[in-house]
The RNA shown here (SAM riboswitch aptamer (S box leader)) has 101 nucleotides and comes from a soil metagenome. The prediction has a mean pLDDT of 84. RNAcentral holds the sequence, with entries from MGnify.
RNA sequence: CAUCGAGAGAGGCUGAGGGAACCGGCCCUGUGACGCCUCGGCAACCUGCUCCAGUUGGAGCAAGGUGCCAAACCCGGCCGGGCCUGCAGGCCCGGGGGAUG
Numbered sequence: 001c002a003u004c005g006a007g008a009g010a011g012g013c014u015g016a017g018g019g020a021a022c023c024g025g026c027c028c029u030g031u032g033a034c035g036c037c038u039c040g041g042c043a044a045c046c047u048g049c050u051c052c053a054g055u056u057g058g059a060g061c062a063a064g065g066u067g068c069c070a071a072a073c074c075c076g077g078c079c080g081g082g083c084c085u086g087c088a089g090g091c092c093c094g095g096g097g098g099a100u101g
Base pairs, nucleotide, nucleotide: 001101002100003099004098009039010038011037012036013035017028018027019026022077023076024075025074040069041068042067045065046064047063048061049060050059051058052057073097078095079094080093081092082091083090084089
């Protein structure tokens, strides 16, 4: 700096927690979660290749390097703006935080 509402399975080992920190929810999990390994897959950030442009771009391939393969970053809690509203509150946009390149 960019993206984060899509997508993607089996087997083996382990054995109790896990879903980013903290909190509140709500889920997953001995019908074996989480983690590790093997094979497979998804995707298209970087390298590579092809084509179109002929300028720093566009389309594609998927060999290599990551990454990912429950739920919107699972939902919310913090800050700012706008709208609805009698109030409590609700919705939308953005920031902050997080993840990946």